[in-house]
Molecule: transfer RNA
Organism: Schleiferiaceae bacterium
Parts: sequence; C1' cells; structure tokens
RNA sequence: GGCCCCUUCGUCUAUCGGUUAGGACGCCAGGUUUUCAUCCUGGAAAGAAGAGUUCGAUUCUCUUAGGGGUCA
Repeated sequence: GGCCCCUUCGUCUAUCGGUUAGGACGCCAGGUUUUCAUCCUGGAAAGAAGAGUUCGAUUCUCUUAGGGGUCA
C1' cells in the first nucleotide's frame, strides 16, 4: 500500500429501518444489619466523527478517524 471485519452506558454485551436503545457487572441513594459484607428496592449513565438515502437511521450508502485480520 491492496482487500476484509469491527467501533453502542465506566466495562462486557443485546437490539433484521418505527424500542422509553435492553441486560449483566460496576457506580450512586435508600432499606435490612451494631458496623462492613451479603440481600432487597430505586436511580444516573451509551450509538466514533461528518455527509447522504428515507416520512423516519444505532441499523442502509459514502468519506474520515481508531483498532484487528490477511496479502504483498
């Protein structure tokens, strides 16, 4: 350099164009406990960036960025 794949809460991971973007762990608050832990309840927290298609995009297309694989 060519080709292919990936990028979603702090982390891991769902979500076949119409979801309030869900779950687990973690975090915060409350309850329980003499205290901590455990357990229970609740809460905050996410679509890499830009453009396009569409009535509507995390999802489809293009470009850019980052990461990985492969060939040379």